Model confidence (mean pLDDT): 78 of 100.
Two RNAs folded together computationally: RNase P RNA and transfer RNA, 442 nucleotides in total.
Rfam match: Bacterial RNase P class A. It is annotated as a ribozyme.
């Protein structure tokens, strides 16, 4: 962006005629002629959020269920813009379900001394036994080194020390506490040796929002004496739209069997948070102003089929043209040319604003 | 329109809620043995991207999200 015209035909749906041809007692219907309008970016999945209807009120608590970084936009939202952190990339620039494990509980297989408040297998050092060493044994101390693991109680290096250790120091990562900067997530200094393992798409805390069903919603017309039958439950409270208590209403209601319905007709039903390009406001989402424009309502369910020319697309062909080369040809690149092929995905059923997902081409 | 299960060897189930490393089990399948040969018997054998795709995790059939495909159920009038 979803091919454009132009003829013929077909279908659905408004309006206008004709007064003939069928049907009907009649309104009116079916046909006939003229006009007009007739899918999508996803109409689809129905994830979310809304409008609109209904339910006596749309009350309260528990339970449940959703969303989770800051700020905005919006009728609303699980969207979108704009920012923060955090990953990723050499970079433009992408990605992102990103609140809380210093409230609490689980869990973390195998392996390993130990998986989170504990501990020691090797190893190093030290005391006994036993002294001059070594080894052994039994005791202490250490966690730096080896060894397990996806992950080992900050790291790295110096000093230190019997040996070791934030035991001092520097330097790096985090945490706290103050300052200051920002609307804020958050950022950046300074202090302080304060070192906190991972998982919350476990359970659970925190905060925020969530009454229910849906156009077969619901209103009005019509047929039906089958608006039946048997059964439970009910003012000691049916039932009020998942559930349990309170409120408020106050008599119906549930199960099974049967019957009626092409689930009959009319309205809701398409004009609307609407669509265009213009102006102003804002980084931007979007939002206001004036102008302009009317654009599908079927009801098993229409929107199609042909053909002519035009435009798209290609590892087609053929011809043109340009470069190369191993030069009676090959190779490549190009087209105001000519021929043939090709076009997906999928289709309204009350509307809308969004996310997914399906899918052709072309650009970045 | 509303709502429920389900997808794991050819088949039929379990595992799944509470993740743990070779995915179990039964019939079917193969391979030997027995038979003259076959079918029964009997030994042994796992053939599987756990519907796909992406997350979160040290680790996923099992939590999450999305999508595919199957089933099944419920509605109106009185």
């Nucleotide at each position: 962006a979803a091919g454009g015209u132009a003829g013929c035909u077909g279908c659905g749906g408004g309006a206008a005629g004709a007064a003939u041809a069928c049907c009907g007692c009649a309104a009116g219907g079916u046909g006939c002629u003229u006009u007009u309008c007739g899918a999508g970016g996803a109409a689809a999945g129905u994830c979310c959020g809304a409008g609109c209807u209904c339910c006596g009120c749309a009350g309260g608590g528990c339970a449940g269920g959703g969303u989770g970084c800051u700020g905005g936009g919006u009728a609303a939202c699980g969207c979108c813009c704009a920012g923060u952190g955090a990953g990723g990339g050499u970079g433009a620039c992408c990605u992102u379900a990103a609140g809380g494990c210093c409230a609490g509980u689980g869990c973390c297989a195998c392996a390993g001394a130990a998986a989170a408040u504990a501990u020691a297998c090797c190893g190093c050092c030290u005391g006994a036994u036993u002294u001059a060493a070594c080894c052994a044994u039994c005791g202490g101390g250490u966690a730096a080194g080896g060894a397990u693991g996806c992950a080992a109680c900050g790291g790295u290096g110096c000093g230190g020390u019997a040996a070791g250790a934030g035991c001092g120091c520097a330097c790096c990562a985090g945490g706290a506490a103050c300052c200051g900067g920002g609307a804020g997530a958050c950022c950046g200094g300074u202090u302080u040796g304060c070192u906190a393992g991972g998982u919350a798409a476990a359970c659970c805390c925190c905060a925020c929002c969530c009454g229910g069903a849906g156009c077969a919603a619901g209103a009005c017309c019509a047929a039906a004496u089958a608006g039946g039958a048997g059964g439970g439950g009910g003012a000691u409270g049916a039932a009020g739209u998942u559930g349990c208590c309170c409120g408020c209403u106050g008599a119906c209601u549930c199960c099974u069997c049967g019957g009626g319905u092409u689930a009959g007709g009319u309205c809701g039903c398409u004009g609307g948070a609407g669509g265009c390009g213009c102006c102003a406001g804002g980084c931007a989402a979007c939002u206001g102003g004036a102008g302009c424009c009317c654009u599908a309502g079927a009801u098993a369910g229409a929107u199609g089929g042909c053909u002519g020319c035009c435009g798209c697309u290609g590892u087609u062909u053929a011809c043109g043209u340009c470069g190369g080369c191993u030069u009676u040809g090959c190779c490549g690149g190009u087209g105001c040319u000519a021929a043939u092929a090709g076009a997906a995905c999928a289709g309204a059923a009350c509307u809308c604003g969004g996310c997914u997902u399906a899918u052709u081409a072309g650009u970045u | 329109g509303g709502g429920g299960c389900c997808g794991u060897a050819g088949u039929c189930u379990a595992g799944c809620c509470u993740g743990g490393a070779u995915a179990a089990g039964g019939c079917a399948c193969c391979a030997g043995c027995c038979u003259c040969c076959g079918g029964a018997g009997u030994u042994g054998g796992g053939u599987a991207u756990c519907c796909c795709c992406g997350g979160u995790u040290c680790a996923a059939a099992u939590c999450c999200g999305g999508g595919c495909g199957g089933u099944c159920c419920c509605g109106c009038c009185a």